[in-house]
Context: one part of a larger RNA
Molecule: small-subunit ribosomal RNA, central domain
Organism: uncultured bacterium
RNA sequence: CUGGGCGUAAAGCGAACGUAGGCGGUGUUCCAUGUCAGAGGUGAAAGCCUGGGGCUCAACUCCAGAAUUGCCUUUGAACGGGAACGCUUGAGUCCGAGAGAGGGUGGCGGAAUUCCUAGUGUAGAGGUGAAAUUCGUAGAUAUUAGGAAGAACACCAGUGGCGAAGGCGGCCACCUGGCUCGGUACUGACGCUCAGGUUCGAAAGCGUGGGGAGCAAACAGGAUUAGAUACCCUGGUAGUCCACGCCGUAAACGAUGAGUGCUAGUUGUUGGGAAGUUUACUUCUCAGUGACGCAGCUAACGCGAUAAGCACUCCGCCUGGGGAGUACGGCCGCAAGGUUAAAACUC
Numbered sequence: 001c002u003g004g005g006c007g008u009a010a011a012g013c014g015a016a017c018g019u020a021g022g023c024g025g026u027g028u029u030c031c032a033u034g035u036c037a038g039a040g041g042u043g044a045a046a047g048c049c050u051g052g053g054g055c056u057c058a059a060c061u062c063c064a065g066a067a068u069u070g071c072c073u074u075u076g077a078a079c080g081g082g083a084a085c086g087c088u089u090g091a092g093u094c095c096g097a098g099a100g101a102g103g104g105u106g107g108c109g110g111a112a113u114u115c116c117u118a119g120u121g122u123a124g125a126g127g128u129g130a131a132a133u134u135c136g137u138a139g140a141u142a143u144u145a146g147g148a149a150g151a152a153c154a155c156c157a158g159u160g161g162c163g164a165a166g167g168c169g170g171c172c173a174c175c176u177g178g179c180u181c182g183g184u185a186c187u188g189a190c191g192c193u194c195a196g197g198u199u200c201g202a203a204a205g206c207g208u209g210g211g212g213a214g215c216a217a218a219c220a221g222g223a224u225u226a227g228a229u230a231c232c233c234u235g236g237u238a239g240u241c242c243a244c245g246c247c248g249u250a251a252a253c254g255a256u257g258a259g260u261g262c263u264a265g266u267u268g269u270u271g272g273g274a275a276g277u278u279u280a281c282u283u284c285u286c287a288g289u290g291a292c293g294c295a296g297c298u299a300a301c302g303c304g305a306u307a308a309g310c311a312c313u314c315c316g317c318c319u320g321g322g323g324a325g326u327a328c329g330g331c332c333g334c335a336a337g338g339u340u341a342a343a344a345c346u347c
Stems, first nucleotide, its partner, number of pairs: 004318003007301002012315001014200004021193003025087007033080002036076007049065006090190001091187003094183005102176007109153001113149008124135002161168002205246006214240002219235004257314006265292012296303002320347003329340004
C1' cells in the first nucleotide's frame, strides 16, 4: 500500500462551534469541463505476440494479422461538473401554545451542626469488637432561653426533567440560552461533516485576596498487630466555600463519533396535539426516556426503530506483548505537569 477493523479482544478525539477540504434535494434549458459510447484520421519500418511459408531442423528469414493501451477531429448528452431561471419535501424564519434541578446575578427561608452568654442540674460524658488517647467538680454530658458563623438544601424525588459534554436540586425576583407541539404565513438548498483553529470542560492542584461551621489529605496521639508508616478511635492543617486568574486531565463510560434514509411487534413513563366518548377513559399522532422481543447481526456475551440490523456521506483512531504514553526535541504551563511522540533491547 491492499485488505480488515474500533460496546467487552488494539482502536470513537471529553464535548461543542467552525475555516479549508470532502459530500450534497428537485424541474427545465444551455455549455460540453470530467466520464462513457459510436465513427474517421493518425499511432513509420524493424522488433515483441499470433497464424502460415522458405533454407534437411533450428538460429535466421518472408507473408498476413493482431497489438501499438496514445493523440486529434466529429456525433450523442444519461451521470458528475458549470451557467441561467424555477420548485418545496431538506434547512431556517414567523405566529400561537407548552414543559423543564439549562446558565448568570441579587435577595430571602427553615431544619441541623459547632461556638459564645445565661439558667436548671450533678458526676460522669465520649468512643469501641473491647479499650485507651480525649472532654469534665475551673461544673462537662443532658436540658431551656438568647446570640453568632459558615456550609449544605430532608420530605417532594421518580431507569422523572434539563443541558453539547462536564454537569444542574430550598424559595423569590431580574437577565438569558436551547428544546417540543400546533398553524401552515415567509425565504428558497441557505445543507451534512469537518484536518488545522477557537471555546467550554468533574475532582484534585496552583497564584492573589477574602472566608472557615462541619468534614478532612498531611501530621500527632490512642488502640490492633509479630510488626502496622494501614483498616478502628481522639484530635487536626492545607483543602473543601467566595471573587478573579491559571491548569486541561478522569472508568471525561452507553467503555458505542456526527448526520440521513429504510427495516415485525408488545409494554411502562415524561411533555404536547387531534378525534371520539363522556368526565374514569379510549383510539390515533409527534418529540423524548425505559423494559422485553421478530428478522438480521455478533467469537460469544449480547444489540435489536435510542441498533452493535440494512445502506450512504464526512471526520477521528487501530496494526503482537514489554520497553512506553516513556526518552529526546517542539509547543503550552507560575509550578505540578499536559500534549505531540520514538528507538535500542527483549519475549